Source information
Large-subunit ribosomal RNA, domain V from Capsicum annuum, 570 nucleotides, folded computationally.
Context: one part of a larger RNA
């Protein structure tokens, strides 16, 4: 070297299970509420099954009866009108005469009004028969409960416990109860909903429209890239004719105002910026209303939806001496499709026909549908009891690239260092090494690359802690700084705490730094972090959560190949 058998497990990103973390789905699922939207259920009211008699209320109304005090007046004058009488005893009657006599009025008086009698009519109060209600009380027959008899069923059965029905006694009673309708109430239930973006999710921030810059001298162009605005406003700030020149500096003793001169990407233009503009678009006036109706050649952005410009025809206006100009505003934000509803107008259609309901077309009106091309008229949460479907499109560990920091060098020398830059030590700077922290990155891996720290066996580099020999020192000697050379060996036990660290004790020549998937769980362990039980805090209306806290919590492979190790044969 090679076999072969025995071993250990470093490697085969070993086996095992379409990752349980994370992230996606217009996926589940179950659980919660003061998401929505229903709904059993419970309430209240009507109303039917429901009747009968009383008295009281309130209500309207018919007849009938009384009622009405301001001073003055003889006095309790309701009002308004007619009115010079009017009622009533006596006698069988009837005339004639005389006489008397009672009550109210006229007449007086008083006052705004005079009372007899007649009519109508008011305000209050009473009583009757009826309407319409309310709410009380009693009955009994509806209905509901009990009771005792006999009978049926049922039962293994002594007799129990439960149905149904029958004449009877009782107790409650038109109330409870039941249906029907209508409101409240209702996680008791149940259906479902809780956007996207996103240098991983989450919290922040943001969603639409206008201007600028990034934008590379056509146009157009991304970022959680830089900077701002907007969701209107004006009936004059509009429209036509005419005039007019602003801002800024200089001058004069001179504030406002004026005079003159100088300048010219320059005030102003409602408003944000950017273009544009002085022939004005800017400023002041006179008239008016084109801030019109029907169109509408041709274009220009644009995936489509759509947006924007527009001459020029008719109509019927405004200003202007005409020539002409006006279909909002110097231009570019100032916004909303489709359904569904209101309003004006239109014989355009109207279900045999005539009308109507209705609905079409043209005008316009209602949406922070702002997540702004608007899922529905209507919708929030938790999951560690979770379960799926994917993904290294995407995060937590390793790994790579990268090296802002972080660690080590070097350069430059201001200063400390009695004096002296460099024995030590070195600011402001400026060059680099490394791949040992923190990061940013998302390139392998989510049909799993098993994560802290402890055992355990190590093995590598030197930027060397100790043991060597040197330079130099602000090295007298000892002890020591400082640098370069060296990796052959060596580098401790114990308390605390899951710790690595770190404190702390006792040693020691010395108690080195750091790479090896922060070595090493197919070698151990399970203390800690990270399931599922369970408490405390704190948050939360609640389910529940908490780089808070604390008790408990299953660690799998029999070794097929490479490395290694031992034997034993060649």
């Nucleotide at each position: 070297c090679c076999a072969a058998c025995g071993g250990c497990u470093a490697g085969a990103c070993g086996g095992u299970a379409a990752g349980a973390c994370c992230c996606c789905g217009u996926g589940c699922a179950c659980c919660u509420u003061a998401a929505c939207u229903a709904u059993a259920g419970c309430u209240u009211c009507g109303u039917a099954g429901u009747g009968a008699c009383a008295a009281c209320c309130u209500u309207a109304a018919u007849c009938g009866a009384a009622u009405a005090u301001g001073u003055a007046g003889g006095a309790u004058a309701g009002g308004u009108g007619g009115g010079a009488g009017g009622u009533g005893g006596u006698g069988a009657c009837a005339c004639a005469c005389a006489a008397u006599g009672a009550c109210c009025a006229a007449u007086c008086c008083u006052a705004a009004a005079a009372g007899a009698c007649c009519a109508c009519u008011c305000u209050u109060u009473c009583a009757u028969c009826u309407u319409a209600g309310g709410a009380u009380g009693c009955c009994u027959a509806a209905c509901c409960a009990c009771c005792a008899c006999a009978c049926c069923g049922a039962u293994c059965a002594u007799u129990c416990g439960g149905g149904g029905g029958g004449a009877g006694g009782c107790a409650g009673g038109a109330c409870a109860c039941u249906g029907c309708g209508a409101g409240g109430u209702g996680g008791g239930u149940a259906g479902u909903u809780u956007a996207u973006c996103u240098g991983g999710g989450g919290c922040g921030g943001a969603u639409g429209c206008c201007u600028c810059c990034u934008a590379a001298a056509g146009a157009g162009u991304a970022a959680c890239g830089g900077a701002g605005g907007u969701g209107u406003g004006c009936g004059a700030a509009g429209g036509u004719a005419g005039g007019c020149u602003c801002a800024a500096g200089c001058u004069a003793a001179g504030a406002u105002u004026c005079u003159g001169c100088u300048c010219g990407u320059a005030a102003g233009c409602a408003u944000a910026a950017u273009g544009g503009u002085a022939u004005a678009a800017g400023c002041c006036u006179u008239c008016c209303u084109a801030a019109c109706u029907g169109u509408g050649a041709g274009a220009c952005c644009a995936a489509c939806u759509g947006g924007u410009c527009g001459a020029a025809c008719a109509g019927a206006g405004a200003c202007g001496a005409a020539a002409g100009u006006c279909g909002g505003c110097c231009a570019u934000a100032g916004u909303a499709a489709u359904c569904u509803g209101g309003g004006a107008g239109u014989c355009c259609c109207a279900u045999g026909c005539g009308a109507a309901a209705g609905g079409g077309c043209u005008c316009u009106c209602a949406c922070u549908c702002a997540a702004c091309g608007g899922a529905u008229c209507a919708a929030a949460g938790g999951u560690a009891c979770g379960g799926u479907u994917g993904g290294g499109a995407u995060a937590a560990u390793a790994g790579g690239a990268u090296g802002a920091u972080a660690a080590c060098u070097c350069c430059c020398a201001a200063a400390a260092g009695c004096u002296c830059u460099u024995a030590u030590u070195g600011a402001c700077g400026a060059a680099g090494u490394c791949g040992u922290u923190u990061g940013g990155u998302a390139c392998c891996u989510u049909g799993a690359u098993g994560u802290c720290g402890a055992c355990u066996c190590a093995u590598c580099a030197c930027a060397u802690c100790c043991u060597g020999g040197g330079g130099u020192u602000g090295a007298a000697g000892a002890a020591g700084g400082u640098c370069a050379c060296a990796a052959a060996g060596g580098u401790u036990c114990a308390g605390u705490u899951g710790u690595u660290u770190g404190c702390c004790g006792a040693u020691u020549c010395a108690a080195g730094u750091g790479g090896u998937a922060c070595c090493u769980g197919a070698g151990u362990u399970a203390g800690g972090u990270u399931u599922a039980g369970a408490a405390c805090g704190u948050c939360g209306u609640g389910a529940g959560a908490c780089a808070g806290u604390u008790c408990g919590g299953u660690u799998c492979c029999u070794a097929u190949u490479u490395u290694c190790c031992a034997u034993u044969a060649g």

The full RNA is in RNAcentral, with records from SILVA. The coordinates come from a structure-prediction model, not an experiment, and the mean pLDDT is 81. The organism belongs to Capsicum, within Eukaryota.